Context: one part of a larger RNA
Molecule: small-subunit ribosomal RNA, 3' major domain
Organism: metagenome
RNA sequence: UGACGGGGGCCCGCACAAGCGGUGGAGCAUGUGGUUUAAUUCGAUGAUACGCGAGGAACCUUACCAGGGUUUGACAUAUGCAUGAAGACCAGAGAGAUCUGGUUGCUCUUUCUGAGAGCAUGCAUACAGGUGCUGCAUGGCUGUCGUCAGCUCGUGUCGUGAGAUGUUGGGUUAAGUCCCGCAACGAGCGCAACCCCUACUGUCUGUUGCUAACAGGUAAAGCUGAGUACUCAGCCGGGACUGCCGAUAACAAAUCGGAGGAAGGUGGGGACGACGUCAAGUCAUCAUGGCCCUUAUGUCCUGGGCUACACACGUGCUACAAUGGUCGGUAUAAAGUGUUGCAAAACGGCAACGUUGCGCAAAUCGCAAAAAGCCGAUCUCAGUUCGGAUUGAAGUCUGAAACUCGACUUCAUGAAGUUGGAAUCGCUAGUAAUCGCGCAUCAGAAUGGCGCGGUGAAUACGUUCCCGGGCCUUGUACA
Repeated sequence: UGACGGGGGCCCGCACAAGCGGUGGAGCAUGUGGUUUAAUUCGAUGAUACGCGAGGAACCUUACCAGGGUUUGACAUAUGCAUGAAGACCAGAGAGAUCUGGUUGCUCUUUCUGAGAGCAUGCAUACAGGUGCUGCAUGGCUGUCGUCAGCUCGUGUCGUGAGAUGUUGGGUUAAGUCCCGCAACGAGCGCAACCCCUACUGUCUGUUGCUAACAGGUAAAGCUGAGUACUCAGCCGGGACUGCCGAUAACAAAUCGGAGGAAGGUGGGGACGACGUCAAGUCAUCAUGGCCCUUAUGUCCUGGGCUACACACGUGCUACAAUGGUCGGUAUAAAGUGUUGCAAAACGGCAACGUUGCGCAAAUCGCAAAAAGCCGAUCUCAGUUCGGAUUGAAGUCUGAAACUCGACUUCAUGAAGUUGGAAUCGCUAGUAAUCGCGCAUCAGAAUGGCGCGGUGAAUACGUUCCCGGGCCUUGUACA
């Protein structure tokens, strides 16, 4: 000087408390461990692994296993020799990779029996190739403490020196934020602001958006003329700054209250992550040193596996019902996305879906039905008209191909489950809870991920305690 203390003081955080809803019990989905296996490819492992890499494993992917092939190679550059334009098509063998045979074709430049260019094949040689090892050799990227308020430097001063001071103190703040004081005076990286979305509003512009007035028109409808008021869309602006008032304060920073205002004290949300820590993670995104393989640890193919299953754990979905289930009627979003696409209407089918195909590169057309809600009927507390696992049958769709191993539909079947032990998690407002919608990936395949809106709470006395953190101080068997 740090670190540590079941030392002290001050302060903060869904840290506790106050509340609401979960997990832990059930079934299923998914990831992991374990076990099994020819293989169950590899990585991630307290917080900071475990719906993680993977934004989507039937083949492919694919790295794993079995078998069948191949060796200048699936891919790059170059050289030598030989042959042939390149290429296209057909047949046979084979699981295919591939092998064999046949037909066709005969490029460009040129000094034209030749030479060169380009491409292909064969042989030879340099080399290619490696998801092989080392993340404890590395770059880059990332997690974490933590969006915590800290981390430092120059000069000066003090100290023999390591160092100290500044950065401590009194207040204040979300903040090393600001004020005052002070052997310090300044400065940098962080904080804040500048950026994006959102909340109010003005000018301008009005089509594909909108419809107040006028006219037409309908069963109804901005449907039509028309208009650009309104809504809305888009650009550029305005607006919030403790600016104003009062109180408190050292009359400083600031805090509390109030006015006006769409919004009030960083308005709400996002992006943004200091010096560093964990030899944290990643050599399997990529790049890369070293090592290793080179008829194989490279590469091609078929099939299998990554989907196994006594079990254990994590994360979720669905429930256990009446604030509900079923049936009928009826209302209201936002944000997206569509040409290898979205597909209306009509027709067929109980349905998944099929046929045909209007329109639309879309404020124009489509996906598209929002759902919870509201109204009415029924069920009447049961393992039930709750719950839907599992299983049987018949189908639909995608795709060469759904056996291993897809999703969906219909009929039948109708398991566990009656609110969950110890323990443990999230959340402070348009939040939790609950309800549906969309998108990426994608041929097909979400209960996951990323977004969108609808309905919409309870509680916070407070900081004694648990956990994590910041500042000062004190002790030290630690460095």